[in-house]
RNA sequence: AAACUGGAGAGUUUGAUCCUGGCUCAGAACGAACGCUGGCGGCGUGCCUAAGACAUGCAAGUCGUGCGAGAAAGUCACCUUCGGGUGGCGAGUAAAGCGGCGCACGGGUGAGUAACGCGUGGGUAAUCUGCCUUCGGGUCCGGGACAACUCCGGGAAACUGGAGCUAAUACCGGAUAAGACCACGGCGUCUUCGGACACUGUGGAAAAAGGUGGCCUCUUCUUGAAAGCUACCGCCCGUAGAUGAGCCCGCGUCCCAUUAGCUUGUUGGUGAGGUAACGGCUCACCAAGGCGACUAUGGGUAGCUGGUCUGAGAGGAUGAUCAGCCACACUGGGACUGAGACACGGCCCAGACUCCUACGGGAGGCAGCAGUGGGGAAUAUUGGACAAUGGGCGCAAGCCUGAUCCAGCAAUGCCGCGUGUGUGAAGAAGGCCUUCGGGUUGUAAAGCACUUUCGACCGGGAAGAAGGGCGCGGGGUUAACAGCCGCGCGCUUUGACGGUACCGGUUGAAGAAGCACCGGCUAACUCCGUGCCAGCAGCCGCGGUAAUACGGAGGGUGCAAGCGUUGUUCGAAAUUACUGGGCGUAAAGAGCGUGUAGGCGGCUUGGUCAGUCGGAUGUGAAAUCCCGGGGCCCAACCCCGGAACUGCAUCCGAUACUGCCUGGCUUGAGUCUCGGAGAGGAAGGCGGAAUUCCGGGUGUAGAGGUGAAAUUCGUAGAUAUCCGGAGGAACACCAGCGGCGAAGGCGGCCUUCUGGACGAUGACUGACGCUGAGACGCGAAAGCGUGGGUAGCAAACAGGAUUAGAUACCCUGGUAGUCCACGCCGUAAACGUUGAGUGCUGGACGUCGGAGGUAUUGACCCCUUCGGUGUCGGAGCUAACGCGUUAAGCACUCCGCCUGGGGAGUACGGCCGCAAGGCUAAAACUCAAAGGAAUUGACGGGGGCCCGCACAAGCGGUGGAGCAUGUGGUUUAAUUCGAAGCAACGCGCAGAACCUUACCUGGGCUUGACAUCUUGGGUGAAUCUCCUGGAAACAGGAGAGUGCCUUCGGGAGCCCCAAGACAGGUGCUGCAUGGCUGUCGUCAGCUCGUGUCGUGAGGUGUUGGGUUAAGUCCCGCAACGAGCGCAACCCCUGCCAAUAGUUGCCAUCAGUUCGGCUGGGCACUCUAUUGGGACUGCCGGUGUUAAACCGGAGGAGGGUGGGGAUGACGUCAAGUCCUCAUGGCCUUUAUGCCCAGGGCUACUCACGUGCUACAAUGGCCGGGACAGACGGCCGCGAACCGGCAACGGGGAGCCAAUCCGAAAAACCCGGUCUCAGUUCGGAUUGGAGUCUGCAACUCGACUCCAUGAAGGCGGAAUCGCUAGUAAUCGCGGAUCAGCACGCCGCGGUGAAUACGUUCCCGGGCCUUGUACACACCGCCCGUCACACCACGAAAGCUGGCUGAACCAGAAGGCGGCAACCCAACCUUCGGGAGGGAAUCGCCCAAGGUUUGGCUGGUGAUUGGGGUGAAGUCGUAACAAGGUAGCCGUAGGGGAACCUGUGGCUGGAUCACCUCCUUU
Repeated sequence: AAACUGGAGAGUUUGAUCCUGGCUCAGAACGAACGCUGGCGGCGUGCCUAAGACAUGCAAGUCGUGCGAGAAAGUCACCUUCGGGUGGCGAGUAAAGCGGCGCACGGGUGAGUAACGCGUGGGUAAUCUGCCUUCGGGUCCGGGACAACUCCGGGAAACUGGAGCUAAUACCGGAUAAGACCACGGCGUCUUCGGACACUGUGGAAAAAGGUGGCCUCUUCUUGAAAGCUACCGCCCGUAGAUGAGCCCGCGUCCCAUUAGCUUGUUGGUGAGGUAACGGCUCACCAAGGCGACUAUGGGUAGCUGGUCUGAGAGGAUGAUCAGCCACACUGGGACUGAGACACGGCCCAGACUCCUACGGGAGGCAGCAGUGGGGAAUAUUGGACAAUGGGCGCAAGCCUGAUCCAGCAAUGCCGCGUGUGUGAAGAAGGCCUUCGGGUUGUAAAGCACUUUCGACCGGGAAGAAGGGCGCGGGGUUAACAGCCGCGCGCUUUGACGGUACCGGUUGAAGAAGCACCGGCUAACUCCGUGCCAGCAGCCGCGGUAAUACGGAGGGUGCAAGCGUUGUUCGAAAUUACUGGGCGUAAAGAGCGUGUAGGCGGCUUGGUCAGUCGGAUGUGAAAUCCCGGGGCCCAACCCCGGAACUGCAUCCGAUACUGCCUGGCUUGAGUCUCGGAGAGGAAGGCGGAAUUCCGGGUGUAGAGGUGAAAUUCGUAGAUAUCCGGAGGAACACCAGCGGCGAAGGCGGCCUUCUGGACGAUGACUGACGCUGAGACGCGAAAGCGUGGGUAGCAAACAGGAUUAGAUACCCUGGUAGUCCACGCCGUAAACGUUGAGUGCUGGACGUCGGAGGUAUUGACCCCUUCGGUGUCGGAGCUAACGCGUUAAGCACUCCGCCUGGGGAGUACGGCCGCAAGGCUAAAACUCAAAGGAAUUGACGGGGGCCCGCACAAGCGGUGGAGCAUGUGGUUUAAUUCGAAGCAACGCGCAGAACCUUACCUGGGCUUGACAUCUUGGGUGAAUCUCCUGGAAACAGGAGAGUGCCUUCGGGAGCCCCAAGACAGGUGCUGCAUGGCUGUCGUCAGCUCGUGUCGUGAGGUGUUGGGUUAAGUCCCGCAACGAGCGCAACCCCUGCCAAUAGUUGCCAUCAGUUCGGCUGGGCACUCUAUUGGGACUGCCGGUGUUAAACCGGAGGAGGGUGGGGAUGACGUCAAGUCCUCAUGGCCUUUAUGCCCAGGGCUACUCACGUGCUACAAUGGCCGGGACAGACGGCCGCGAACCGGCAACGGGGAGCCAAUCCGAAAAACCCGGUCUCAGUUCGGAUUGGAGUCUGCAACUCGACUCCAUGAAGGCGGAAUCGCUAGUAAUCGCGGAUCAGCACGCCGCGGUGAAUACGUUCCCGGGCCUUGUACACACCGCCCGUCACACCACGAAAGCUGGCUGAACCAGAAGGCGGCAACCCAACCUUCGGGAGGGAAUCGCCCAAGGUUUGGCUGGUGAUUGGGGUGAAGUCGUAACAAGGUAGCCGUAGGGGAACCUGUGGCUGGAUCACCUCCUUU
């Protein structure tokens, strides 16, 4: 200086969030197992399964100091007939027997047992206890047997029968008897009143005078012994103790109530028997009790505990090893012996099994230690020793001891050690990666310098040993120098482990590292392979061509002689919540009340002290845990001491609180009196309106019904209307988030009976209260039974519609039922989804019932107060929504209920019911969620507001024809590829005859058609021309040509040949990408910072009131600002001006060939540059004094003038790897490159986009007029000539405001055609040509002649367009040798219509619902079909457990018993007593029969359930889900479901009403 000390979370439901809630993980542990690996030592541990079966050996013997008897081998001696015999030793030994003690301990196992079995604390005044200790007394006299042994038998054996002999500490009889015990008495003390204890009187019952050693004083024989004495060991009777055991009691000790009633020796009494002992323990009789919701009885499971594991603890789980108790010993039963057993290595019987057998009979029991086979995922040696510790026997030596101590096997666990240390950068090689620079492995290795634990070898070498024996000395006992018991000394002797631990030496880095993991949780990352395959996976989840998730590799991380996996337990899990949870909507308040048990309970007096609190005592075994020490080198481990063991019991004390007893109180509760309110309940009666029906009247053709219809009714007179009548049901208005009731529920009026609540005043009782498991009662609708009743309504049913279908929604009918009486049922969204009661905690405003106050009175208002019923809200609570004195706030009391989703409120069982069904209520299996609230979106056959050629109003088209073009499809050697709703389809393609070209066929090339580099060789450069083969590519050959720099050595460059790096790819992946593009959409939106609100996702800003084309602007506002978008800035166009004036222009002047042609001019037009102009600026009105809108003026133009360019955050894995770029993959004499030919141009068919038409607003012929923009040198090409024409010839001019293309056309004028398949239309085809081009066959355009098809304005459907627009007319350009109905531009002529926003489509904002979030092309339900899985039912079949009745009855105990047998005692010798056998009775195991109960297995078939990428039918639910949904109930239907009836809002929307807040 102590025994203290300890509490972490994460992943996963969602687009995201918070919550609820389950699943999963990280930790620790293990008698473990499995996989890979494995150096050493210490200390532990090691059949968890078949309490299944066992070969073999061993595990309990010992005592000669209880007794009788008593070998052999061998050896020695002698004898010998040489076969052997006798004797001694062996040896009084072995073995066996009688007897004693032990065998009831030790060791094993956990089957059974839910029990006084165990634990704990008590009791025994109801008991026993061998050996041991203490004390007292005694140990006397006799007797008869039986083993062994001998003989004779039986038997294969085990074993056994008969006869005979014999000893004892074996057995028996007797004597003695203090005390103890028993019986009968007496007296005292205590007492739980049962009895106990002490004293005392009478009677009754025993023994081994044995064994061993010693001594000889006395007696006897006398060497020495016996008696005797003595010591020790025994024995007997007692006493006390110790130890051990028996019995009893309080308390504690698992699950199931789908086990609720159990019990006849049962409960008690009396008496008897029995036991060591109490007791129904047993029996007879009597009584009828006893147990149970505080869980009896039954079923299942289980040895219990100290402890062990875990946990912060409380708890939970567990009960190996060690220790205590219990139970068991092949299964069942039984007793014997004994102090102790109903006995693991004893007995008897029955059964099963195994073995032996001569078939007649016998033997056996490893859950002792080893071991075997079996089972199993799995658990060791047939070892050594009694040296130590302990046990049995013995006086002792000693013997026995598979207890034990050791060794062996196993990484099975814990602990310790090692596999080296230092240095070492050229950061070696190799591996891996790479952005090719490098990085990493990595100071790691090598190298250098050291060390030597462990291992190996050699040597030394403990402790564990205390004792025992012998001798001596001395102490005690004793008469004793015997003997025995202590002590000391000396000698001697004892070790399995084991030559082990330990120490020393030798050797040399030498012999010694693996396993798992690396997506997140969770520490650790890259490459390759694979391609939803193979595989992984604890959960979430990975893998479909770039996988940190599979497999391999490199690297890394973690642990380490181990590492992982699996299994199990606790923890995390506050996820059963005592500590420490919940129930409005997440799972969860019983439909409601009355009330029993129980729980809880106002103020106060006194008592008590049970609970409670304090102290003390006893106990709480040891070990373990903890603390302090100590011992093995340390640790594990072990030892010592302490603390602790939170408990139980007893005693003493305290008395506030609770309980109990007692007295009082009035505030809780109740009673009386007065009063009013009310659809409270029950019964009886009465009333009017309406529907329907019937009768009659009027009256005529329809009525009815619907979205529209039809079925239906009606000329036999309906509907309509009037009068009269019948009958049933329900009670308009009043009527109200008004009232009453416990809830369900209750509504015309009157009467009777009746319950409850409320207010006021006083009085009374005096805690009489609250809650309430069971129980009992009430309990909407539907439904059931019996009997009535039936107007309307109306499941079922029928018909008509709707529909793809329509078992529905709609319609016409219509039966149960709805109504009444009586009896059942007992459930609902029976809801406020909120149990009952009490108290406390700010308010405001309604409303219903009562009371009081003020004012002279009365009424209203107002104020106060009590009770009810509402709304809004503060604090607080809540996950949020919300609740908020009518709590979901703060507390207390009691009850009910919940514990992931599905399976399932189902099955089975039980109870109830006439039935329908109700109540109670699982499991297998399956999933990683299911859920609540709120958020942002998206969506709605939700709502509001608003846009858009969105509709409407118009004009013209498409869809029909022919042709062109693109696409699909088909075909093909190929018909290259891409694009796919809008947003693919005259798209990529601004132009495929070759080329293009990517496709096909064939031919050819291989460092390549193209780029860079290296090496070697050649060089006559390069380049050009020609020839041969060939379809060409290509291959081969010939010739011409000889350049630049130079220090003259050569070099640069180029070409060829060869080789190598590499090139190349329109090959794949647009789902690996960049870039570019489409689309929503030129829609008005999309965001941020700070602040603020919310736990949070998020909100606010951005919503609101106005306004706009616009998130445009204004106002308001917990927001204030800002960014990307809008607008503007840019371009074209519309007006004007300035400047400039050629190629443009021509007003004026002059000339003229009459042409701006020329001079001249720059006014105008124009050109092209710069400016101006338009801003809601001005006026009026409206509006909020705003923004803005409407109208007007002026103006070329008016409210963004028109057009273009411009495309926010984002969406579609939209499009493009075939423009380009690019990662990865693939290819490399080919998927590359070259060439020829073919194909992309095919053609039954379908679609898109266009052109031309169908004609007279037209066609044809002739004549005449007016543009803009654009292009042109490999070009545009004029005039003129030829040709019918395409075109040819020609070549002026023009690099273009100069020349050319170039004629504009529609239009205008004149003529002709006259409604027809035409003088419309031009397809198709024949013939003849032109042009381009190397080349028009496949496959160009154009021209001329001839031909002259379909087509007469187009079904369903569908497109464009709001003004210089549509429509119509022509012109130009790009591409291009040529090729345009396409595309891109240009101008000419030039309309109609818009009431309006209901509807269709798309979009914006706000709001609402949502089960959607790959977001309605969403989600999702049920039948059916298929596969698999578990479960229920089932004629039965078959096990286990158990009850009842009966049969049977082994062994055994008890009892009876005259016969048979018998040693001890008695005897009169006959016998008796007594014992035994046999036998009988009772009890009773196995077994058997019959019949029940419970519980398994199996079962044709059957029922639902679950699961399963792409099956079938429908569409039920989620939005108003297209008929709001749901609950209960009933009927119906392939199915989801539909319909009736009552209920609920957990229904959207619109309108109305009421209330609240603010003004």
Small-subunit ribosomal RNA from a Deltaproteobacteria bacterium, 1559 nucleotides, folded computationally. Rfam family: Bacterial small subunit ribosomal RNA. Gene Ontology terms of the family: ribosome and structural constituent of ribosome. NCBI's taxonomy places the organism under Bacteria, Pseudomonadati, Myxococcota, Myxococcia. The sequence is in RNAcentral, with records from ENA and SILVA. Its mean pLDDT, the model's own confidence on a scale to 100, is 84.